A computed fold for a 136-nucleotide RNA from a bacterium, annotated as c-di-AMP riboswitch aptamer (ydaO/yuaA leader).
It was read from a public genome assembly, where an Rfam model found it.
RNA sequence: AAGCAGUUUUCGCCGAGUUUCUGCCAGGGCAGAAAGCGGGGGACCCAAGUUUUUGGGGUGAAGAUCCAUUUCCGGAUCAGGGGGAACUUGCCCUCCUAACCCGUCAGCUAACCUCGUAGGCGUCGCAGGAGUUGUG
Numbered sequence: 001a002a003g004c005a006g007u008u009u010u011c012g013c014c015g016a017g018u019u020u021c022u023g024c025c026a027g028g029g030c031a032g033a034a035a036g037c038g039g040g041g042g043a044c045c046c047a048a049g050u051u052u053u054u055g056g057g058g059u060g061a062a063g064a065u066c067c068a069u070u071u072c073c074g075g076a077u078c079a080g081g082g083g084g085a086a087c088u089u090g091c092c093c094u095c096c097u098a099a100c101c102c103g104u105c106a107g108c109u110a111a112c113c114u115c116g117u118a119g120g121c122g123u124c125g126c127a128g129g130a131g132u133u134g135u136g
Base pairs, nucleotide, nucleotide: 011122012121013120014119018035019034020033021032022031023030024029025028036117037116038115039114040113041112046107055105056102057101058100059099063078064077065076066075067074080096081095082094083093084092087129088128089127090126091125
C1' cells in the first nucleotide's frame, strides 16, 4: 500500500414495520402497555343480478401475452415498482417484476371487532426552477 473478515459509531435504501413507558430477571434478555404507521373483517345506500372445484379470496410493484427447451434453467414485448441523498420539472443511467397467507368463505361499507409493527441491504449522473440555512 492492497485484499479479505469481524466489531463499533454515523448517514442512507427497500418495506407499514418507528417512538416512549412499565415490570421481572440481571447488563442483556423476556413479558406487557401506549402513541404512530400498516392490514383484515364488518350496515343502510350503491354495486352485482350472478355463477358457485374450472373453487374463491388476501398482503404485495410483482399482471398479461409470446418464444425457446426432452426436462430444469432461459428470453422478448406491454403494463407495474424502486434507486441515482430535502421539494419539483426534464433528460440519462440502473435495478426489481418475488414470496407468503386464509381454508370452501368475505363486493363497497359508518359504528364496531380484530391482526402486524418484520426481514434484508449500501446508492451518490446532468440541466432548470422554487425554497431553506449560514456568512458579509
The model forms 92% of the base pairs in the Rfam consensus. It matches the Rfam family "c-di-AMP riboswitch aptamer (ydaO/yuaA leader)". About the family: This family represents a conserved RNA structure found upstream of the ydaO and yuaA genes in Bacillus subtilis and related genes in other bacteria.